c-di-GMP-I riboswitch aptamer from a Zoogloeaceae bacterium, 85 nucleotides, folded computationally.
The sequence was found by an Rfam model in a public genome assembly.
The coordinates come from a structure-prediction model, not an experiment, and the mean pLDDT is 89.
RNA sequence: CGGGUAUCAGGGCAAACCCGGUGAAAGCCGGGGACGCAAAAUCCUGGGCCUAACGCCGCACGGCCACGGCUGCCAGAUUGCAUCG
Numbered sequence: 001c002g003g004g005u006a007u008c009a010g011g012g013c014a015a016a017c018c019c020g021g022u023g024a025a026a027g028c029c030g031g032g033g034a035c036g037c038a039a040a041a042u043c044c045u046g047g048g049c050c051u052a053a054c055g056c057c058g059c060a061c062g063g064c065c066a067c068g069g070c071u072g073c074c075a076g077a078u079u080g081c082a083u084c085g
Base pairs, nucleotide, nucleotide: 003084004083005082012037013036017032018031019030020029021028022027035072041078042077043076045075046074047073048070049069050068055064056063057062
């Protein structure tokens, strides 16, 4: 430098759910709580998925739409601890 994750040590993050807050919603923030995760760290760059306020269409119940979101959906990029069966 490029790989691997059987093992060791120190540890790290935090699903569902509950409470409070925020948002039109998807979701997000804080506290509690652990299903799990060797990048479940960071970035929406590509794909995918979610929502539809505004806007457009429609006689109407409605339909379309991201400029909103999901990185714990996949990939890519960047960075990181331990160790080498």